[in-house]
Context: one part of a larger RNA
RNA sequence: AAGUAACGAAAACCAGGUGAGAAUCCUGGUCACCGAAUUCCCAAGGUUUCCCGGGCAAGGUUCGUCCGCCCGGGGUUAGUCGGUCCCUAAGAUCAGGCCGAAAGGCGUAGUCGAUGGGAAACAGGUUCAUAUUCCUGUACCACCGUGGGGGAGCGAUGGAGGUACACAGAAAGCUAGGUGCGCAGCCUGUUAGUUGGCUGUUCAAGCGUUUAGGCUGUCCGGUAGGCAAAUCCGCCGGGCAAGGCUGAGGCGUGAUGAGGUCCAAGUCUUCGGACGAGGGUAGGCAUUGAUGCUCUGCUGUCGAGAAAAUCUCCUAAGCGUUGAGCCCAAGGUGACCGUACCGCAAACCGACACAGGUGGGAGGGUAGAAUAUACCAAGGUGCGC
Numbered sequence: 001a002a003g004u005a006a007c008g009a010a011a012a013c014c015a016g017g018u019g020a021g022a023a024u025c026c027u028g029g030u031c032a033c034c035g036a037a038u039u040c041c042c043a044a045g046g047u048u049u050c051c052c053g054g055g056c057a058a059g060g061u062u063c064g065u066c067c068g069c070c071c072g073g074g075g076u077u078a079g080u081c082g083g084u085c086c087c088u089a090a091g092a093u094c095a096g097g098c099c100g101a102a103a104g105g106c107g108u109a110g111u112c113g114a115u116g117g118g119a120a121a122c123a124g125g126u127u128c129a130u131a132u133u134c135c136u137g138u139a140c141c142a143c144c145g146u147g148g149g150g151g152a153g154c155g156a157u158g159g160a161g162g163u164a165c166a167c168a169g170a171a172a173g174c175u176a177g178g179u180g181c182g183c184a185g186c187c188u189g190u191u192a193g194u195u196g197g198c199u200g201u202u203c204a205a206g207c208g209u210u211u212a213g214g215c216u217g218u219c220c221g222g223u224a225g226g227c228a229a230a231u232c233c234g235c236c237g238g239g240c241a242a243g244g245c246u247g248a249g250g251c252g253u254g255a256u257g258a259g260g261u262c263c264a265a266g267u268c269u270u271c272g273g274a275c276g277a278g279g280g281u282a283g284g285c286a287u288u289g290a291u292g293c294u295c296u297g298c299u300g301u302c303g304a305g306a307a308a309a310u311c312u313c314c315u316a317a318g319c320g321u322u323g324a325g326c327c328c329a330a331g332g333u334g335a336c337c338g339u340a341c342c343g344c345a346a347a348c349c350g351a352c353a354c355a356g357g358u359g360g361g362a363g364g365g366u367a368g369a370a371u372a373u374a375c376c377a378a379g380g381u382g383c384g385c
Stems, first nucleotide, its partner, number of pairs: 012030006031382004039362004045342002049340001050074006059067002079140002081338003085118003091112003097106003121138005141334004146329004153319002158314004166301004172294003177288005182201006202258002206253005213246004217240007225233002260281004266275003302305001348357002364376004
């Protein structure tokens, strides 16, 4: 320079409280903003920032009794969620092998490697802070041995099936959700007139049954292929014609439960309210309707759209009538790691409490073709002078 520029998009006001001190903290009210987000749930990343008590020197662009700050204490509970595990892709590594002055390079079998495939859980309640993890209720899966049934096959690192996949288009059946009526309760209006409003009307996995729809098989004989074998698959021939497989959703059960609503003794209270023993209680119908499900379907097209394991069938060695595999029942076991919190942001990447950047899912109402736009709901916020 100068007490100058600036104080980082935006709406606050009032009352009460606390306190040494209040525009800035807490509570209540009015007002305002977002609402395909300025809401909610995950992933990445961060790594205690989460919750409680205490504090105000510094950090906070002002203030501060407040805080993502400081001090102390507490908090993350799993057979089923994710990882670990089994399997493989690109890629990596690579016994032998080939090449190379050396270092090393290439590369087979193998091993590793998810962003993909592979067993199984839902609803409600609960904490200051965790919950598909705790609790309650109802389930499911794998493995183990025991008992029972049954009576001839079982059996792999091998063979086969399957897993198993593009893009576009169209239609149908549904459901989530929405809306209306009815019903229950409460509030309100009127008394020659029967109004208007608010809230609720909810519920999963599993188990049983099966539907709209989709696919086509099954039996017998032969057999030169599937590196051996095969009753399996393939191929050839013949018989049969309603059965089989799949499948949203619905219905029943789950539920004599849970949750919700109303009344309410009483307890606590910052006087706003919170909790609440006990009691009563509607829980139906219609309509609309997805971008979700049936659908990894169907139809069409050419650019012809992963692999392997789990799984099923087949045999080989071997095992098995001294009873295997299989079925049923009750019982047992299910380890380890992650789990707090932020997560379009004041907690991540940007030197900052930075108008930037950041993948996936849910995403209500009225008007509308719409996830545009406008106003609102749930929910969140008024952006630290």